Predicted 3D model of a 93-nucleotide RNA (c-di-GMP-I-GGC riboswitch aptamer) from a Deltaproteobacteria bacterium.
RNA sequence: UUUGACAAAGCCAAACCUGCUGUAAGGCAGGGACGGAAAACUACGGGUCCGAUUUGUUUGUAUUGUAUAAUGCGGAGAGCCGGGUUGCCUUGG
Numbered sequence: 001u002u003u004g005a006c007a008a009a010g011c012c013a014a015a016c017c018u019g020c021u022g023u024a025a026g027g028c029a030g031g032g033a034c035g036g037a038a039a040a041c042u043a044c045g046g047g048u049c050c051g052a053u054u055u056g057u058u059u060g061u062a063u064u065g066u067a068u069a070a071u072g073c074g075g076a077g078a079g080c081c082g083g084g085u086u087g088c089c090u091u092g093g
Base pairs, nucleotide, nucleotide: 001092004089011036012035016031017030018029019028020027021026034079040085041084042083044082045081046080048076049075050074051073054070055069056068057067059065
């Protein structure tokens, strides 16, 4: 420096279930494996999700309720796609 082989030491662990936690998205632990060659770290860009508020629209009727959209704010998420950082094994040179 190349490759990630229907290989391989070792590693991680989706859905789902249980418990704890959070308004929620979600997080943590145990079980469990769909998958992963960075499924390690990082919210920098795009996108996604959640919360309260504001504004517009909608609907309802009696009270500021329902539904929906948008900007900003706060949060989640790295197993959505890119970017950045670091690294094990394997393979060819």
Description:
Taxonomically the source falls in Myxococcia (Bacteria, Pseudomonadati, Myxococcota). It was read from a public genome assembly, where an Rfam model found it.